A computed fold for a 73-nucleotide RNA from Candidatus Ruminimicrobiellum bubulum, annotated as transfer RNA. Its Rfam family is "tRNA". The family's RNA type in Rfam is transfer RNA. Rfam links the family to the GO term triplet codon-amino acid adaptor activity.

RNA sequence: GCCGACGUAGCUCAGUUGGUAGAGCAAUGGUUUUGUAAACCAUCGGUCGAAGGUUCAAGUCCUUUCGUCGGCU
Numbered sequence: 001g002c003c004g005a006c007g008u009a010g011c012u013c014a015g016u017u018g019g020u021a022g023a024g025c026a027a028u029g030g031u032u033u034u035g036u037a038a039a040c041c042a043u044c045g046g047u048c049g050a051a052g053g054u055u056c057a058a059g060u061c062c063u064u065u066c067g068u069c070g071g072c073u
Stems, first nucleotide, its partner, number of pairs: 001072007010025004019056001027043005049065005
């Protein structure tokens, strides 16, 4: 230098035909217990890496860009 994959909650990841962003774990509160842990219930937590474009509507499509990883030279 060229090619490809990935980037979504604190962490691991879904979201597959464009139509109100979700799960598990973690955190917080509660129930239970003599107490802790476990279990159960509830709550909190996101401008979907960044910028622009298409569209009535974009995590999803297009362009540019940043980062991580892999391959080729």
The coordinates come from a structure-prediction model, not an experiment, and the mean pLDDT is 81.